Predicted 3D model of a 350-nucleotide part of an RNA (small-subunit ribosomal RNA, central domain) from Pleurastrum terricola. Model confidence (mean pLDDT): 88 of 100. The organism belongs to Pleurastrum, within Eukaryota.
Context: one part of a larger RNA
RNA sequence: UUGGGCGUAAAGCGUCUGUAGGUGGCUUAUGAAGUCUGCUGUUAAAUACCAGGGCUUAACCUUGGGAAAGCGGUGGAAACUCUUGAGCUGGAGUUCGGUAGGGGCAGAGGGAAUUCCUAGUGUAGCGGUGAAAUGCGUAGAUAUUAGGAAGAACACCGAUAGCGAAAGCACUCUGCUGGGCCUGAACUGACACUGAGAGACGAAAGCUAGGGGAGCAAAAAGGAUUAGAUACCCUUGUAGUCCUAGCCGUAAACGAUGGAUACUCGGUAGUGCUUGGAUGACACCAAGCGCCGCCUCAGCUAACGCGUUAAGUAUCCCGCCUGGGGAGUACGCUCGCAAGGGUGAAACUC
Numbered sequence: 001u002u003g004g005g006c007g008u009a010a011a012g013c014g015u016c017u018g019u020a021g022g023u024g025g026c027u028u029a030u031g032a033a034g035u036c037u038g039c040u041g042u043u044a045a046a047u048a049c050c051a052g053g054g055c056u057u058a059a060c061c062u063u064g065g066g067a068a069a070g071c072g073g074u075g076g077a078a079a080c081u082c083u084u085g086a087g088c089u090g091g092a093g094u095u096c097g098g099u100a101g102g103g104g105c106a107g108a109g110g111g112a113a114u115u116c117c118u119a120g121u122g123u124a125g126c127g128g129u130g131a132a133a134u135g136c137g138u139a140g141a142u143a144u145u146a147g148g149a150a151g152a153a154c155a156c157c158g159a160u161a162g163c164g165a166a167a168g169c170a171c172u173c174u175g176c177u178g179g180g181c182c183u184g185a186a187c188u189g190a191c192a193c194u195g196a197g198a199g200a201c202g203a204a205a206g207c208u209a210g211g212g213g214a215g216c217a218a219a220a221a222g223g224a225u226u227a228g229a230u231a232c233c234c235u236u237g238u239a240g241u242c243c244u245a246g247c248c249g250u251a252a253a254c255g256a257u258g259g260a261u262a263c264u265c266g267g268u269a270g271u272g273c274u275u276g277g278a279u280g281a282c283a284c285c286a287a288g289c290g291c292c293g294c295c296u297c298a299g300c301u302a303a304c305g306c307g308u309u310a311a312g313u314a315u316c317c318c319g320c321c322u323g324g325g326g327a328g329u330a331c332g333c334u335c336g337c338a339a340g341g342g343u344g345a346a347a348c349u350c
Base pairs, nucleotide, nucleotide: 004321005320006319007304008303012318014201015200016199017198021194022193023192025088026087027086028085029084031082033081034080035077036076037075038074039073040072041071042070043069049065050064051063052062053061054060091191092188093187094186095185096184097182098181099180103177104176105175106174107173108172109171110154114150115149116148117147118146119145120144121143125136126135162169163168206247207246208245209244210243211242215241216240220236221235222234223233258317259316260315261314262313263312266295267294268293270291271290272289273288274287275286276285277284299306300305323350324349325348332343333342334341335340
């Protein structure tokens, strides 16, 4: 390589948009590139195969025959793939009408708590722990009352719930804005799926510049513990955490499960919409479509388990794997301010 795989054994890019490419619905006509078929040329001879012949036999030698397959030429077939033309509406999309939502961005407002400041009351403790101590406090703390300031986060509702491509998203209101779902009709008429490169987004930490800094808290300091204690516990505490602009581009970025389409028993909970029944109106019942869970038949699986949201049955496209260590290292290239990221070996060893 072939083959086999990718939930947990090695293996699904963190997620999406999309170029080339690959693949692609129904009807009809056309051409004949692929495809099928006839004839023909060629693929030297020898060898190989089949039927004979000659050396006493065999090996060996020799005569004749034939195939298969490739390539070229030429004639035909037209189901399938393909080309070109015409059409269709079921895939896809657009419009109209509804609808749920912590989807995104910006602005405004709110209360609880915490810390600090000022003032009052008040007096000897407070704080902290397994127990203590460091620490705070007679310069009046802790507690309590009133007022003020600041920053960050939004209890209850709250859910096994919802939305988003993922990362993620929650106090309230307003403005702008993206996507989804449902209903029936109209329109376009295959416009689709996937997607190497490429581009965009991408938690936390980290970096640059300027702000901000209540609480928390790497580093650091002290107190304990301990044989030691560069820790766990305690008292402090700086970066950081927050905002604006830019960079970084990684995570157990997980459903450890790529995307799309079709098909394949059921039961039960939640959620969004529509229709019908029912009602004074809700609630409720039935059916349909969409989403999100649990249990399960068949089937699959090494087992665990998965099971219409498949890890079942199939098709298409992409990514990835090939014993452990060395190693996600070295070297090179590339990106980055840096930290480092991307790509990514070998010797050697078991």